[in-house]
C1' cells in the first nucleotide's frame, strides 16, 4: 500500500424504551439509556421496506412527493495491526 479482522490496545457510534420538539405522516433533532456494530463514518445511485396524495384502472397497478444509510448492494473517506 493492498488484503484481513484477533479472547489485542486506545477509543467510536448507539437499537428498543423514557421525556422534551418539529412534521398530515413515515419519520428527523436533543437528552437519558444500550439491542447490538469493524466503518452502526459520508452518500438516495440501484433494489427493498414504509408514509402522504388528487385521478386512472378495481386484481392490484401506475403516477406525484418523502422517508429509511441499523434492509441490501454501490460509491467514498478513516482508526489498530497478531496474520
Nucleotide at each position: 500500500a493492498g488484503u484481513a479482522g484477533a479472547c489485542a490496545a486506545a477509543g467510536c457510534c448507539a437499537a428498543a424504551c423514557c421525556c422534551g420538539u418539529c412534521g398530515c405522516g413515515a419519520g428527523g433533532c436533543g437528552g437519558g439509556g444500550a439491542c447490538g456494530g469493524a466503518a452502526a463514518g459520508c452518500c438516495a445511485c440501484g433494489g427493498g421496506u414504509c408514509c402522504c396524495a388528487a385521478a386512472g384502472a378495481u386484481c392490484u397497478c401506475u403516477g406525484g412527493a418523502g422517508a429509511u444509510a441499523g434492509c441490501c448492494g454501490g460509491g467514498u473517506u478513516g482508526c489498530c495491526u497478531g496474520g
A computed fold for an 83-nucleotide RNA from a Syntrophobacterales bacterium, annotated as c-di-GMP-I riboswitch aptamer. The coordinates come from a structure-prediction model, not an experiment, and the mean pLDDT is 81.